[in-house]
The prediction has a mean pLDDT of 78. A computed fold for a 343-nucleotide RNA from a Pseudomonadota bacterium, annotated as Bacterial RNase P class A.
C1' cells in the first nucleotide's frame, strides 16, 4: 500500500426561556410556595430463554408433559458465554498462464454434531427392480456361479432421529394486575336498643270467626344547619361489629449494581483494594420554544477559498436482574489473515 474479516464504542454539543415529575431543607394550619440537586435506551422492543422476589402447593418416589444433547470450562441460572475436537463453508486481490482458464493457505463465518445390531415409519428423480429380499441378463444337474448401466443408496453389516422413538440430564404452578396492610359513600349480612303495627265510618267477601278496599282521625323516629314552635313525613329509625368495592400506602429500586487499578485464568470469568450513587412515574412526569455551534448529506451560487438554505436514524422505562432476537441516519478506534511494494 491491495483485498477479505473480527471486536468494541458513540448515537450531537452549549446558552436561555417557559413548563413536567420524585428527592433534600426551608417556610406555611393546610392548600401550597422557595432554593438546591435527580431525571430513558442501546436496544428501554419482541416477551422467546433464564433468574431473584412474591403467593399457592410440597415427605418422597414414579407416570404424563415440556426441554437440552460433541468434551471440558464459567454462572445465581440458561437454549447465553469461553476454550478445545469433528464436519461443513471460505470472495477477492495476489500467483502461474499470451489467452480461454488454473490454483493453495488463512484469519474469519455455520452447524438442529447422543443413539439407526430396541422398535415403528420414510427414502424423491433416475432406474427393470428402493429395503429386503427379490429381480434382470448369462450361466449351471442345481437360486449353482458371475455381473448388474441408474442413483445418496442395488442385491449389503445401506441412509434418515430438524418422522415417531431409544438413552442420559433439566424443569412444581402463577405472576407486581404477584403480595400485603389502611379503608369511605351506596346495597346487602350479623348483634343490640327504640317505636309502630291503633280508632271510627263505609262498602264488599265469607254460614261464622274473621279478612280485604276507601275515607277520616291519631301518631314515633327522621329531614328543615343548634333549641322551641311551626312544618314536611308515614313505618320504620340509631348504634355497633363483620367481609368486599372506590381510594390510599407499602412493594419500588443500593443492585448477581457502575467505574478504576492489581492479581489469578488462553478465554468466559473470579479475587482483592479504592471510589461512586445512577429515574422511580403509575392513566403514568422525563417536554416545547429561541440562539449559537461541530459532523455527514442533499440543492444553489462562485474560477477558488467559501458562502446561503432544507435535512438527520430506530424508538420512549413501568418489579428488578443476565442473555438471545429484532430495528437502527451517520460516525469513531482497535485487532487478525493473505498477498504487493520499499528498506
Nucleotide at each position: 500500500g491491495a483485498a477479505g474479516c473480527u471486536g468494541g464504542c458513540c448515537g450531537g454539543g452549549c446558552a436561555g426561556u417557559c413548563g413536567c415529575u420524585g428527592g433534600u431543607u426551608g417556610c406555611g394550619c393546610a392548600a401550597g410556595c422557595a432554593a438546591c440537586g435527580g431525571g430513558a435506551g442501546g436496544a428501554a422492543g419482541g416477551u422467546c430463554c433464564g433468574g431473584g422476589c412474591u403467593c399457592c402447593a410440597u415427605c418422597g418416589a414414579g407416570c404424563a408433559g415440556g426441554g437440552u444433547a460433541g468434551c471440558g470450562g464459567c454462572u445465581a441460572a440458561c437454549g447465553g458465554c469461553c476454550g478445545c475436537c469433528c464436519g461443513c463453508u471460505g470472495a477477492a486481490a495476489g500467483c502461474c498462464g499470451c489467452a480461454a482458464g488454473g490454483u493453495a493457505c488463512a484469519a474469519g463465518g455455520c452447524g438442529a454434531g447422543g443413539a439407526a445390531c430396541a422398535g415403528g415409519g420414510c427414502c424423491a428423480c433416475a432406474g427393470a427392480g428402493a429395503c429386503g429380499a427379490g429381480c434382470g441378463u448369462a450361466u449351471u444337474c442345481a437360486g449353482u456361479u458371475a455381473c448388474g448401466g441408474u442413483g445418496a443408496a442395488a442385491c449389503g453389516c445401506g441412509g434418515c432421529a430438524a418422522c415417531c422413538u431409544c438413552u442420559a440430564c433439566c424443569c412444581g404452578g402463577a405472576g407486581c394486575a404477584a403480595u400485603a396492610c389502611c379503608a369511605a359513600a351506596u346495597a346487602g349480612g350479623c348483634a343490640c336498643g327504640c317505636g309502630c303495627c291503633g280508632u271510627g265510618a263505609g262498602c264488599g267477601a265469607g254460614c261464622g270467626a274473621u279478612c280485604g278496599c276507601u275515607c277520616a282521625c291519631c301518631c314515633a323516629a327522621g329531614g328543615c344547619g343548634g333549641c322551641u314552635c311551626g312544618u314536611c313525613g308515614g313505618a320504620g329509625c340509631g348504634u355497633g361489629c363483620g367481609g368486599g368495592u372506590a381510594g390510599g400506602u407499602a412493594g419500588c429500586u443500593a443492585g448477581a449494581g457502575c467505574c478504576c487499578a492489581u492479581c489469578g485464568g488462553u478465554a468466559a470469568c473470579g479475587a482483592u483494594g479504592g471510589g461512586c450513587c445512577c429515574a422511580g412515574a403509575g392513566g403514568a412526569a422525563u417536554g416545547a420554544c429561541u440562539g449559537c455551534u461541530a459532523c455527514g448529506g442533499c440543492g444553489g451560487g462562485g474560477c477558488a477559498a467559501c458562502c446561503c438554505g432544507c435535512c438527520g436514524a430506530c424508538a420512549g422505562a413501568a418489579c428488578c436482574c443476565g442473555g438471545c432476537c429484532u430495528a437502527c441516519a451517520g460516525g469513531c478506534c482497535a485487532g487478525c489473515u493473505u498477498c504487493c511494494c520499499u528498506c
It matches the Rfam family "Bacterial RNase P class A". Its family is annotated with ribonuclease P activity, tRNA processing and dimeric ribonuclease P complex in the Gene Ontology.
Taxonomically the source falls in Pseudomonadota (Bacteria, Pseudomonadati).
The sequence was found by an Rfam model in a public genome assembly.